[in-house]
Context: one part of a larger RNA
RNA sequence: CUGGGCGUAAAGGGUGUGUAGGCGGCCGCGCAAGUCUGGUGUGAAAACUUCACCGCUUAACGAGAAGAGGUCACUGGAAACUGCGUAGCUCGAGUCCGGUAGAGGAGAAUGGAAUUCCCGGUGUAGCGGUGAAAUGCGCAGAUAUCGGGAGGAACACCAGUAGCGAAGGCGGUUCUCUGGGCCGGCACUGACGCUGAGGAGCGAAAGCGUGGGUAGCAAACAGGAUUAGAUACCCUGGUAGUCCACGCCGUAAACGUUGGAUACUAGGUGUGGCGUCCCGAUUAACGGUCGCCGUGCCGAAGCUAACGCAUUAAGUAUCCCGCCUGGGGAGUACGGCCGCAAGGUUAAAACUC
Numbered sequence: 001c002u003g004g005g006c007g008u009a010a011a012g013g014g015u016g017u018g019u020a021g022g023c024g025g026c027c028g029c030g031c032a033a034g035u036c037u038g039g040u041g042u043g044a045a046a047a048c049u050u051c052a053c054c055g056c057u058u059a060a061c062g063a064g065a066a067g068a069g070g071u072c073a074c075u076g077g078a079a080a081c082u083g084c085g086u087a088g089c090u091c092g093a094g095u096c097c098g099g100u101a102g103a104g105g106a107g108a109a110u111g112g113a114a115u116u117c118c119c120g121g122u123g124u125a126g127c128g129g130u131g132a133a134a135u136g137c138g139c140a141g142a143u144a145u146c147g148g149g150a151g152g153a154a155c156a157c158c159a160g161u162a163g164c165g166a167a168g169g170c171g172g173u174u175c176u177c178u179g180g181g182c183c184g185g186c187a188c189u190g191a192c193g194c195u196g197a198g199g200a201g202c203g204a205a206a207g208c209g210u211g212g213g214u215a216g217c218a219a220a221c222a223g224g225a226u227u228a229g230a231u232a233c234c235c236u237g238g239u240a241g242u243c244c245a246c247g248c249c250g251u252a253a254a255c256g257u258u259g260g261a262u263a264c265u266a267g268g269u270g271u272g273g274c275g276u277c278c279c280g281a282u283u284a285a286c287g288g289u290c291g292c293c294g295u296g297c298c299g300a301a302g303c304u305a306a307c308g309c310a311u312u313a314a315g316u317a318u319c320c321c322g323c324c325u326g327g328g329g330a331g332u333a334c335g336g337c338c339g340c341a342a343g344g345u346u347a348a349a350a351c352u353c
Stems, first nucleotide, its partner, number of pairs: 003325004007307002012321001014202002017199001021195003025089002028086004033082002035078007042070001048067004054062002092192001093189003096185005104178007111155001116150007126137002163170002207248006216242002221237004259320006267298009277288001279287002302309002326353003335346004
């Protein structure tokens, strides 16, 4: 090395796109590279296997004979499979047409509730906060209440193991631009497919750069409490930040801790989308039946160490990629690459148990 694995034990890349590569539907014909088969050549000696006749008293050992041994070369043939060429096919894939659901994305505009602040009215001694308090605010008129104004951020109810998106994620309303899906028709192309090392994109929050913005919240920080102490938990304040534009960062319990694709393998029950049938119904809404797509729950076989999974597989198989190989040292050091930095990525060893 030939291996076994990756839901929870070590192990699925955060995610899609796609280059090389690997793999690839049905039916003819041809070629003969792979493949299979025959022949010839070669494959030194020793070693190996068989033989047991020979030499050391035997054996080991030595000697002898035969054989085996190559992804080998040349040559004759076979054509099922792979490959290559060529002629077709339509089930895979895509296009077209008709519908359709949706917080999918980007930009612009706009609405009401609430918090805070400012102005004015009413009004008077408290308010606030806690386990209890205090710091804090208030007779320079607060809290409460009414009217007016400013500004920022987030969108109650609807709201749903509901929907959409590859993932991150997406929620007031309207408009503009725009991506994808699903269903039906079965008109068109005719394998155009699957996966995907690198690459180049996207990528929550926090963080960084430049410029704006700042209502609320709030790391740091200050004060008050608590406590033996309290660099905390609680309270009063409060700056970065949170928001916007542009540019970086590239990480996460980026989780379904479950890579993608295809096919197959009992059912039951809910729900979202589209369609079918006809039964109920006066048309309709609605209910029922069946089909496809999505999303949950429960369960057979099977699988699993168990838990559990179970047509949305962790079942049965094939193809391709990623990853694991005892714990610590360590996702660290060094080096490379990337970054303004923070740091990211790739990634050891000594030593130790």
A computed fold for a 353-nucleotide part of an RNA from an uncultured prokaryote, annotated as small-subunit ribosomal RNA, central domain. It matches the Rfam family "Bacterial small subunit ribosomal RNA". Gene Ontology terms of the family: ribosome and structural constituent of ribosome.